[in-house]
RNA sequence: CUCAUCGAGAGGGGCAGAGGGACACGGCCCGACGAAGCCCCGGCAACCCGCCGCACGCGACCUCCGACGCACCAGCAGCACCAAGUGCCCGACCCAGGGCCACGGAGUCGCGACGGUGACGGUGCUAAUUCCGUCCCGGACCGAGAGUCGGCCUCCGGGGAAGAUGAG
Numbered sequence: 001c002u003c004a005u006c007g008a009g010a011g012g013g014g015c016a017g018a019g020g021g022a023c024a025c026g027g028c029c030c031g032a033c034g035a036a037g038c039c040c041c042g043g044c045a046a047c048c049c050g051c052c053g054c055a056c057g058c059g060a061c062c063u064c065c066g067a068c069g070c071a072c073c074a075g076c077a078g079c080a081c082c083a084a085g086u087g088c089c090c091g092a093c094c095c096a097g098g099g100c101c102a103c104g105g106a107g108u109c110g111c112g113a114c115g116g117u118g119a120c121g122g123u124g125c126u127a128a129u130u131c132c133g134u135c136c137c138g139g140a141c142c143g144a145g146a147g148u149c150g151g152c153c154u155c156c157g158g159g160g161a162a163g164a165u166g167a168g
Stems, first nucleotide, its partner, number of pairs: 001168006011041005019030003024134004042126003047122002049118005056112006063106004069076002085101001087100004130162001135159006141151004
């Protein structure tokens, strides 16, 4: 710097001894029934990680399947699952026939998305929504006014900023 998440969840002991809730301000809380910090043990969760599923997306493989009529300068029509070109090569030329690419579908593999599951390991977390507000928008409410304007405090919704955690 980028992306995701932040209304859920989960505490005991020891040391320590007055603060703490990120910063500023305001509010509201926690704290001598012991704050911050450090250590031990537990727990929560599932970001990284493993496994399973998958009717979704992308890519690869080129394994299988898929109509071919009229006109032929252009074009028209049509089967089919949203699909198939006046494509290329062999056939000396035309035709028959064969092959390749494109197009659609199926298949296999990989990646991703999504869903489920696990918890050895790396982090994280373990009062209160990230404790709440601050900036912007909308609504409720109140006051004035009749174009609308304003609002200390209050409530609701959305967004932003800042922060935290993880992954890169």
Source information: This is a predicted structure of a 168-nucleotide RNA (SAM riboswitch aptamer (S box leader)) from uncultured Nocardioides sp. NCBI's taxonomy places the organism under Bacteria, Bacillati, Actinomycetota, Propionibacteriales, Nocardioides. The model forms 97% of the base pairs in the Rfam consensus.